Description: Predicted 3D model of a 72-nucleotide RNA (transfer RNA) from a Deltaproteobacteria bacterium. Its Rfam family is "tRNA". By type it is a transfer RNA. NCBI's taxonomy places the organism under Bacteria, Pseudomonadati, Myxococcota, Myxococcia. The prediction has a mean pLDDT of 81.
[in-house]
This record gives sequence, structure tokens and C1' cells, in this order.
RNA sequence: GGCAGCGUAGCUCAGUGGUAGAGCAGACGGUUCAUACCCGUCGUGUCGCAGGUUCGAAUCCUGCCGCUGCCA
Repeated sequence: GGCAGCGUAGCUCAGUGGUAGAGCAGACGGUUCAUACCCGUCGUGUCGCAGGUUCGAAUCCUGCCGCUGCCA
């Protein structure tokens, strides 16, 4: 330098055009003499950034940034 993949909650990830979700972690409460286990409740996340398409974009298109891999 060329090509490809990835970027969504603190972490690991789902969501492929119509209200952004799960598990774990965390907070609060219940239970217990107490701790753990267990049970209940709790998410205002610039969906990497900017622009475009669309009635409507995390999702489609373009550019840029970051990470990873392959080729040279």
C1' cells in the first nucleotide's frame, strides 16, 4: 500500500428498516442470629464519528477514526 472482518450497557454478546435487549457484574430490598445461596426491583446506552437514502436507520450507502486478520 491492497483486501476482508469487527466497533451496541462496566464485561461478553444478540438485534439485518418500525418503541434498543439478554447473560454476567453492580445497586437497593426480602430471607438469615449473621454470611453465602436463593427471591424481588432497578438501564437517562450520543448503537465509534460525520454526511446521505428513506415517512422512518443500530440496521442500507459514502467518507473518516480505532482494533484484528490475510496478501504484497